[in-house]
RNA sequence: GCAGUCGGCCGGGCGACCGCGGCGAAAGCUGAGGAAGGUCCGGGCUCCACAGGGCAGGGUGCUGGGUAACGCCCAGGCCGGGUGACCGGCGGAAAGUGCCACAGAAAGCAAACCGCCGAGCGAGCCGGUGCCGCUGGCAUCCGGUGGCUCGGCAAGGGUGAAAGGGUGCGGUAAGAGCGCACCAGCGCCCCGGGUGACCGGAGCGGCUCGGAAAACCCCACCCGGAGCAAGACCAAACAGGGGACAGGGAGUGGCCCGCUUCAACCGCCCCGGGUAGGUUGCUAGAGGCCGGCGGCGACGCCGGUCCCAGAGGGAUGGUCGCCCAUCCGCCCCAAGCGCAAGCUGGAGCGGAGGACAGAACCCGGCCUACAGGCCAACUGCUGCA
RNA sequence: GCGCCUGUAGCUCAGCCCGGACAGAGCAACGGCCUCCGGAGCCGUGUGCCAGAGGUUCAAAUCCUCUCAGGCGCG
Repeated sequence: GCAGUCGGCCGGGCGACCGCGGCGAAAGCUGAGGAAGGUCCGGGCUCCACAGGGCAGGGUGCUGGGUAACGCCCAGGCCGGGUGACCGGCGGAAAGUGCCACAGAAAGCAAACCGCCGAGCGAGCCGGUGCCGCUGGCAUCCGGUGGCUCGGCAAGGGUGAAAGGGUGCGGUAAGAGCGCACCAGCGCCCCGGGUGACCGGAGCGGCUCGGAAAACCCCACCCGGAGCAAGACCAAACAGGGGACAGGGAGUGGCCCGCUUCAACCGCCCCGGGUAGGUUGCUAGAGGCCGGCGGCGACGCCGGUCCCAGAGGGAUGGUCGCCCAUCCGCCCCAAGCGCAAGCUGGAGCGGAGGACAGAACCCGGCCUACAGGCCAACUGCUGCA
Repeated sequence: GCGCCUGUAGCUCAGCCCGGACAGAGCAACGGCCUCCGGAGCCGUGUGCCAGAGGUUCAAAUCCUCUCAGGCGCG
């Protein structure tokens, strides 16, 4: 210099005028984000339900840790990809059920189409040779080749995404882990290391047992439901409900008082629920920043300091000026490279010019969108010293 | 706020749950026959990145994840 990997950060700045929300008597103070988004997870908060256990249903899935919790984060392990920095994946298919189209002989307690081998049957075809009654025909002869049946094999061919280890030697009629050596995998067992996933080593067993659980399922762990329109308080108008008193009806009684009882009515008073509406929940919090300590790290602890939107038809906007990143055009300058066009660098003028988006109970994550820019670390190749 | 559904040819829909090669049907379109011409009728033809991207798998419209667009229900 070129190509690349990875982590963190910023997300225009200043000012003037007009305007809007919140707080305030006023002066004044204050007013969007890294994602406020998607609503995919987790928690706080609130109400409801709940003795305990199980089933059903849902979720998660290597190990250890962090955390309020998580499907998040950190560290590690194994496997795969990359020359590398680095990136991606992750329980069980040897518990069971089902699936693996087409092709192919056979696709999951494997199978035999071609082929290889053995036995039997049969006497076909070709050539040779010999013979005869010689345009041809015949054969207890020789060689080659082919057919049918039964059996053995899984080496080779072929099909497929996938065909039941690989190489070699032995072995066999031909073959084959059939036997042996080495290699790969699996299982069992032992020793050592590690909290663990797992790693290193020694031995035994020919055990070779495909894929898929983002098919059902099995195992382990986790999960009660609803959501701020949760919930709480105040509380009209109209209608309805409950109660007391008085009147009224009925009963008791000869009658009155009294007592009991009824209510579909009227009067009057009281009570409670609840709607509209209002208030609250509401923003000080698993909070930000700085420093110290512990930890590889995620993170935790301690100290100091700061207060940073709270609407409810829902504010956070508009115009202008200057500056900045960046881009385009014109002109000029200097050096290097180049035959040249030109490229790289610098100054001036003019113009353009900042994405994605936008709070509504709060918080931790994930995912998605995003013009442009800054910083740090690392890798490969090449050149020069 | 909470819960769900749909997207397949120009149009209307099957297929998706339980993956199997080439994805179908009707209408429409186009060409031919018929007719003086047109319609009708008959014969034939083309038609898709299965909304987009990534993943699982030998194989994806179908299974999983994210995104986009449209729609519905409850309070």
Molecule: RNase P RNA; transfer RNA
Organism: Methylomirabilales bacterium (SeqCode)